[in-house]
């Protein structure tokens, strides 16, 4: 890097913005906006809810069924270096509960 498999959503939410291709469908850039999968943060520390949106993604009309389910689409952290390894993450939230550390 490829490729099998897995697991979770896909209710709800959010542009009557500018712009490049394009005849057109449609892509694709920026900015804004939702949302909260992932990393991260909420001050020994670990985990759970919970909260925060800072780094990565993603979405901002999903489609077919009467239904059951089906298709398809995201996500399962980024950059550097890779033999060990290194770096970056808000001026927001600054909380509840187990354990538990030191007095």
């Nucleotide at each position: 890097g490829a490729u099998c498999a897995g697991c979770a959503u896909c209710a709800a939410g959010a542009g009557u913005u500018g712009g490049g291709c394009u005849g057109a469908c449609g892509u694709c850039c920026a900015c804004g906006c939702c949302a909260a999968c992932c990393u991260g943060c909420c001050g020994a520390g670990a985990c759970c809810c919970g909260g925060c949106a800072a780094g990565g993604u993603g979405g901002u009309u999903c489609c077919c069924g009467a239904a059951a389910g089906g298709g398809g689409a995201u996500g399962c952290g980024g950059c550097c270096g890779a033999u060990g390894g290194g770096c970056a993450a808000c001026c927001a939230a600054g909380g509840g509960g187990u354990c538990g550390u030191a007095g």

This is a predicted structure of a 103-nucleotide RNA (SAM-I/IV (S-adenosyl methionine) riboswitch aptamer) from Rhodobacter flavimaris. Of the family's consensus pairs, 100% are formed in the model. The organism belongs to Rhodobacter, within Bacteria. It matches the Rfam family "SAM-I/IV (S-adenosyl methionine) riboswitch aptamer". For this family Rfam cites "The aptamer core of SAM-IV riboswitches mimics the ligand-binding site of SAM-I riboswitches" (Weinberg et al., RNA, 2008). Gene Ontology terms of the family: S-adenosylmethionine metabolic process and regulation of gene expression.